[in-house]
RNA sequence: GCUCCCUUCGUCUAGCGGUUAGGACAUCGCCCUCUCAAGGCGGGAACACGGGUUCGAGUCCCGUAGGGAGCGCCA
Numbered sequence: 001g002c003u004c005c006c007u008u009c010g011u012c013u014a015g016c017g018g019u020u021a022g023g024a025c026a027u028c029g030c031c032c033u034c035u036c037a038a039g040g041c042g043g044g045a046a047c048a049c050g051g052g053u054u055c056g057a058g059u060c061c062c063g064u065a066g067g068g069a070g071c072g073c074c075a
Stems, first nucleotide, its partner, number of pairs: 001071007010025004018055001027043005048064005
């Protein structure tokens, strides 16, 4: 330098064009309990960034950034 892959709540992860963006753990509140844990119920919390296509984009295309893999160059 070239090619390919990845980036979603605090963490892990689902979502192959129309979902209110879901789940688990964590966290917060309430219940339960003599207390704690466990358990039950509930709340808050996310699409890396910028463009494009489309009636509609987390999803498709281009670019940027970060990470990973492979290949090449280094006379």